[in-house]
RNA sequence: GCGUUGUUGCAGCCGAGUCCCCGUCCGAUGGCGGGGAGCGGGGGAACCAACGCCGCGGACCGAGAGGCGCGGCAGGGGCGAAGGAAUCACGGGAUUCCAGGCCACUUUCAGGGCCCAGCCCGUCAGCUCACCCCGUAGGCAUGUGAAAGGGCACGA
Numbered sequence: 001g002c003g004u005u006g007u008u009g010c011a012g013c014c015g016a017g018u019c020c021c022c023g024u025c026c027g028a029u030g031g032c033g034g035g036g037a038g039c040g041g042g043g044g045a046a047c048c049a050a051c052g053c054c055g056c057g058g059a060c061c062g063a064g065a066g067g068c069g070c071g072g073c074a075g076g077g078g079c080g081a082a083g084g085a086a087u088c089a090c091g092g093g094a095u096u097c098c099a100g101g102c103c104a105c106u107u108u109c110a111g112g113g114c115c116c117a118g119c120c121c122g123u124c125a126g127c128u129c130a131c132c133c134c135g136u137a138g139g140c141a142u143g144u145g146a147a148a149g150g151g152c153a154c155g156a
Base pairs, nucleotide, nucleotide: 004156005155006154008153009152010151012140013139014138018037019036020035021034022033023032024031025030038136039135040134041133042132043131048126052073053072054071055070056069057068060067061066075124076121077120078119079118083098084097085096086095087094088093100115101114102113103112105149106148107147108146109145110144
C1' cells in the first nucleotide's frame, strides 16, 4: 500500500443559506465594509400559449357588430411544502378530509410522530436564447424496527 474481516465506535436536523480572499476596528476565533467561487431565486426574445367587465367617443378601418383610444372597476404576481374542499361560526377563528412537506449516513418496507406558516411586489411580470438583477438568513435537538449498501477510525 492492497484485499478480507468485526456481536466495535463515530457521524446532528429543517433550510439555497457554505467556502475562500482583501481592507478596517490596538489585538482577535469576533464586528463592519468589499470581492470571488459554489448553491438558490427573480426579470427577460422568437416560436407556442393566452388576451375580463362597465362607461364615453374625435379621427381612421368596417355593411354592421366591432376594431381602436380614454376613464373607471375587478385584478394579477413572487419566495416557500404551506394548495383545495366541507362543516361550525355574526366575524375573527376552529375542526375534518384530500393533496403536499419533514423526522438524524443513504435507500426500501413496516410502524409512529410533527408541519400545513409567514413575508414581499404594487395594476405589472406566461414560456423564454443572449443579457440584467437579488439572496447566501434564521430556527432548533435526534437516539422506532428489519433488510441491503456506503464513509471515517480502531482491531484481527

The RNA shown here (c-di-AMP riboswitch aptamer (ydaO/yuaA leader)) has 156 nucleotides and comes from a Phycisphaerales bacterium. Lineage of the source: Bacteria > Pseudomonadati > Planctomycetota > Phycisphaerae > Phycisphaerales. The prediction has a mean pLDDT of 80. Rfam family: c-di-AMP riboswitch aptamer (ydaO/yuaA leader). Rfam's curators write: This family represents a conserved RNA structure found upstream of the ydaO and yuaA genes in Bacillus subtilis and related genes in other bacteria. Its family is annotated with regulation of gene expression and cyclic-di-AMP binding in the Gene Ontology. The sequence was found by an Rfam model in a public genome assembly.